Predicted 3D model of a 93-nucleotide RNA (Glycine riboswitch aptamer) from a Sphingomonadales bacterium.
């Protein structure tokens, strides 16, 4: 590096718009768009385990100084039903 398996946290939040999927309603019909769900965007709240940044606290170097990297810290990115992704772990090549 490749294959297989495992692999956490935090919203099914609010609003707007769209479409018309399910149910209901109106209509002769086209259609309308109430509730739920779906998609996009915005806002608020939150999470840390892609990536990125930092060494303030804590940790390690016995202590200070100084240095170090992380699963610590930040939350830019990413994420907050499931799926996917996923640091890292195990097995095989």
């Nucleotide at each position: 590096g490749c294959g297989c398996g495992g692999g956490a946290g935090a919203g099914u939040g609010u609003g707007a718009c769209g479409g018309g999927c399910a149910g209901g309603g109106g209509g002769a019909a086209a259609c309308c768009g109430c509730u739920g769900g779906c998609g996009u965007c915005a806002c608020c709240g939150c999470c840390g385990a892609a990536g990125g940044a930092g060494c303030a606290a804590g940790c390690c170097g016995c202590c200070c100084c100084c240095g170090g990297a992380a699963u610590c810290u930040c939350u830019c990115a990413g994420g907050c039903a499931a799926a996917a992704g996923g640091a890292c772990c195990g097995c095989g090549c």
Rfam family: Glycine riboswitch aptamer. For this family Rfam cites "A glycine-dependent riboswitch that uses cooperative binding to control gene expression" (Mandal et al., Science, 2004). Gene Ontology term of the family: glycine biosynthetic process.